Source information
Predicted 3D model of a 347-nucleotide RNA (Bacterial RNase P class A) from a Gaiellaceae bacterium. The source organism's lineage runs through Bacteria, Actinomycetota, Thermoleophilia, Gaiellales and Gaiellaceae. The sequence is in RNAcentral, with records from ENA. Of the family's consensus pairs, 93% are formed in the model.
[in-house]
RNA sequence: GGCGCAGGCCGGGUGACCGCGGCGCCCUUCGGGGCGUCGAGGAAAGUCCGGACACCGCAGGGCAGGACGCUCCCGAUUGUUUUCAACGACAGAGGGAGGCGGCGAAAGCCGACGGAGAGUGGAACAGAAAGCAGACCGCCGUGGACGUGUUCUCCGGAGACGCCCACGGUAAGGGUGAAACGGUGGGGUAAGAGCCCACCAGCGUCGCGGCGACGCGGCGGCUUGCCAAACCCCGUCCGGUGCAAGGCGAACAGGGCCCGCAUGAAGGCUGCCCGCCGAGGGCCCGGGUAGCUGCCGAGAGGGAUGGUCACCCUCGACAGAAUCCGGCUUACAGGCCUGCUACGGAA
Numbered sequence: 001g002g003c004g005c006a007g008g009c010c011g012g013g014u015g016a017c018c019g020c021g022g023c024g025c026c027c028u029u030c031g032g033g034g035c036g037u038c039g040a041g042g043a044a045a046g047u048c049c050g051g052a053c054a055c056c057g058c059a060g061g062g063c064a065g066g067a068c069g070c071u072c073c074c075g076a077u078u079g080u081u082u083u084c085a086a087c088g089a090c091a092g093a094g095g096g097a098g099g100c101g102g103c104g105a106a107a108g109c110c111g112a113c114g115g116a117g118a119g120u121g122g123a124a125c126a127g128a129a130a131g132c133a134g135a136c137c138g139c140c141g142u143g144g145a146c147g148u149g150u151u152c153u154c155c156g157g158a159g160a161c162g163c164c165c166a167c168g169g170u171a172a173g174g175g176u177g178a179a180a181c182g183g184u185g186g187g188g189u190a191a192g193a194g195c196c197c198a199c200c201a202g203c204g205u206c207g208c209g210g211c212g213a214c215g216c217g218g219c220g221g222c223u224u225g226c227c228a229a230a231c232c233c234c235g236u237c238c239g240g241u242g243c244a245a246g247g248c249g250a251a252c253a254g255g256g257c258c259c260g261c262a263u264g265a266a267g268g269c270u271g272c273c274c275g276c277c278g279a280g281g282g283c284c285c286g287g288g289u290a291g292c293u294g295c296c297g298a299g300a301g302g303g304a305u306g307g308u309c310a311c312c313c314u315c316g317a318c319a320g321a322a323u324c325c326g327g328c329u330u331a332c333a334g335g336c337c338u339g340c341u342a343c344g345g346a347a
Stems, first nucleotide, its partner, number of pairs: 001343001004340007012312007020039008041318001045329002048327005053242004065238005070098005078091004099113001100111004114233002119231002121227002136174002138170007146162003150159003182200006201223001203220007246293003254285006267277003313316001
């Protein structure tokens, strides 16, 4: 120096003018106006997880359903349990480090990473055969028929070779496939085969190292394919609904029911008693409506956060809050910084 990898940051700037919303102060003819100050993001997004908060439900346990699944640590003003309280234990979206597997030359990246020797099921096409596998070609053995520029012969035959048929052996080779019942090499065999041996892979067991996942080494018998992001099995966790949750809660018209009594004093029918109406009063309906709150260091509910012009530059992407917080994922023009890998060059 350019390529690659990882992490972090920015994501037009300045000025003028006009405009919008919240709050404070002042003025007001109550309509509003003036001044000051504050006013979207790294993802405000998807609404995918975890939690706060709120209401409903809840003796305890189970079924169903859902989520998660290698190890250790961390993990919110979190939850459960124990307690007078606490310590502790467990859970917890996710994060860090590591183990194992895959990719890469490396830095590094990716992984729903418990179980297929419980059961059910699946594997298109190709192929003879795809799970108590399988004989198409090839190889080998036995028997039989035929043939011969062949060998032996006691001339009757026998053997060898070729080819065909039948029966059998063989999974080493060819061919098909994503995958063919451990791999490579040697011995062995009629030909072959863990049939035997060495190494490797895998399984079991023992020892050592590590908190652990696991790793290394010894020994053993020789070997039991794939898919669980198919059903399923095992283990752990989970009550439901979401701020349109929820809380407070009017006024007017109109309507319903009750009282309309007590006494110095009380309306109309009616002079008196009863009864009815009735001013007035109480409760209820209207209505859990309107409104307020929940609700915010942006904070609306007719929902603000914008526009124009000038200059400059590398010419500007994805996109805009709606109860709050912690995460994950997705989108993003361009630019900057730091560290690292391998390569090339210079001293």

The gene name in the source record is rnpB.